Predicted 3D model of a 480-nucleotide part of an RNA (small-subunit ribosomal RNA, 3' major domain) from a Candidatus Palauibacteraceae bacterium. Model confidence (mean pLDDT): 83 of 100.
Context: one part of a larger RNA
RNA sequence: UGACGGGGGCUCACACAAGCGGUGGAGCAUGUGGCUUAAUUCGAGGCUACGCGAAGAACCUUAUCCUGGGCUUGACAUGCAGGGGACCGGUGAUGAAAGUCACCUUCUCCUUCGGGAGCCGUUGCACAGGUGCUGCAUGGCUGUCGUCAGCUCGUGUCGUGAGAUGUCGGGUUAAGUCCCAUAACGAGCGAAACCCUUGUCCUUAGUUGCCAGCGGGUCAUGCCGGGGACUCUAGGGAGACUGCCGGUGUUAAACCGGAGGAAGGUGGGGAUGACGUCAAGUCAUCAUGGCCCUUAUGUCCAGGGCGACACACGUGCUACAAUGGCCGGUACAAAGGGCAGCGAGCCCGCGAGGGGGAGCGAAUCCCAAAAAGCCGGUCCAAGUUCGGAUUGCAGUCUGCAACUCGACUGCAUGAAGGCGGAAUCGCUAGUAAUCGUGGGUCAGCCAUACCACGGUGAAUACGUUCCCGGGCCUUGUACA
Numbered sequence: 001u002g003a004c005g006g007g008g009g010c011u012c013a014c015a016c017a018a019g020c021g022g023u024g025g026a027g028c029a030u031g032u033g034g035c036u037u038a039a040u041u042c043g044a045g046g047c048u049a050c051g052c053g054a055a056g057a058a059c060c061u062u063a064u065c066c067u068g069g070g071c072u073u074g075a076c077a078u079g080c081a082g083g084g085g086a087c088c089g090g091u092g093a094u095g096a097a098a099g100u101c102a103c104c105u106u107c108u109c110c111u112u113c114g115g116g117a118g119c120c121g122u123u124g125c126a127c128a129g130g131u132g133c134u135g136c137a138u139g140g141c142u143g144u145c146g147u148c149a150g151c152u153c154g155u156g157u158c159g160u161g162a163g164a165u166g167u168c169g170g171g172u173u174a175a176g177u178c179c180c181a182u183a184a185c186g187a188g189c190g191a192a193a194c195c196c197u198u199g200u201c202c203u204u205a206g207u208u209g210c211c212a213g214c215g216g217g218u219c220a221u222g223c224c225g226g227g228g229a230c231u232c233u234a235g236g237g238a239g240a241c242u243g244c245c246g247g248u249g250u251u252a253a254a255c256c257g258g259a260g261g262a263a264g265g266u267g268g269g270g271a272u273g274a275c276g277u278c279a280a281g282u283c284a285u286c287a288u289g290g291c292c293c294u295u296a297u298g299u300c301c302a303g304g305g306c307g308a309c310a311c312a313c314g315u316g317c318u319a320c321a322a323u324g325g326c327c328g329g330u331a332c333a334a335a336g337g338g339c340a341g342c343g344a345g346c347c348c349g350c351g352a353g354g355g356g357g358a359g360c361g362a363a364u365c366c367c368a369a370a371a372a373g374c375c376g377g378u379c380c381a382a383g384u385u386c387g388g389a390u391u392g393c394a395g396u397c398u399g400c401a402a403c404u405c406g407a408c409u410g411c412a413u414g415a416a417g418g419c420g421g422a423a424u425c426g427c428u429a430g431u432a433a434u435c436g437u438g439g440g441u442c443a444g445c446c447a448u449a450c451c452a453c454g455g456u457g458a459a460u461a462c463g464u465u466c467c468c469g470g471g472c473c474u475u476g477u478a479c480a
Stems, first nucleotide, its partner, number of pairs: 001480002003477003007474006015464002019427005026318008034309001042053002065304007074127001078126005084120002089104006108117003129293002132291003138287002140282003143278001145276001150189006156165003169180003195270004200238007214225003241264001244258005307446001320420001324379007336367003341360002346355003386417001391412007433456007
């Protein structure tokens, strides 16, 4: 100087407490361990692995995964040499395919007629190739402490020195934020601000919106003329700064209350992550040193596996019902996506879906119905009109192909489940809870996941003794 302490002081945080909803019990989905297997490819491992890499495993993907069949200058790149032919294309045999074998058709440009150039097989050689190993050789990227308030430097001063001071102290703040004090005076990286979004108003602009005011038309609809008011869209601007008032405070920083205001003390949300820590993670995104393979650890193909199942754990979905289930009627979103696409009205089918194809490269058309809600009806406490697992049959769609191993539909079947032990998680407001909607990936989909969007919309916080983690000062130490 640090680290540590079942030392002390101050302090923060959904850390506890207060409160609401869960997990742990059930069924299923998914990841993991284990076991199994010819193979169940690999990585991730307390917090910080386990709906993680996977934002799409039937083939492909796919890997040193397994079984089997092939190729060897190679699936891919560049160069050299020999020999041949343009390229392209076609046929047959064999085969699961890959491949192997045989055959047909073909000859570009320049030329000094020797040859040269381009392109494509072939032979040979350099080489290619490797998701093979090492993340403890590395770059890059990432997680975590932690959006925590810290981490340092220059000069000066003190100390023999390591080092200290500044950065401590008194206040204050979300903050090493600011003020005061001060052998320190300044400065940098962080904090804050600058950026995006949301909340109010003004302005500019109107192929979205509006009978707002006028006219026309319809069973009806901004449907038409038209308008630039309003809503909205998207460009510009205003607005919030403790600016104003009162009080407290040291006359300070600041704090408390108030006015005005759409908004008040960082208005809400996001992006943004200091010096460093964990030899943290990743050689399988990529890059890369070294090592290893080279008729195979490369490469092509068929089929299988990654989906197995006595079990165990994590994360979820659906429930156990009446604040509910079912049936009929009827409202109100936002944000997205669409041309190998979204696909209306119409017709067929109980339905999944099929036929057909208007419109739309989209503020114009479509996906599209929002759902919870509201109104009416029914069920009457029951393993039920709760719950939907499982299984049988019949179908639809995508795709070369749904056996292993897809989703969806109809009929039938209706399992466990009566609110869950010890334990444990999330959340402080438009949050939790609850309801639906869209998107990426994608032929299809195992999505209950992930990312986003809006609708309805709470309860509680006395407080900091205790548990977990963090910051500052101080103290002890036989630790570094």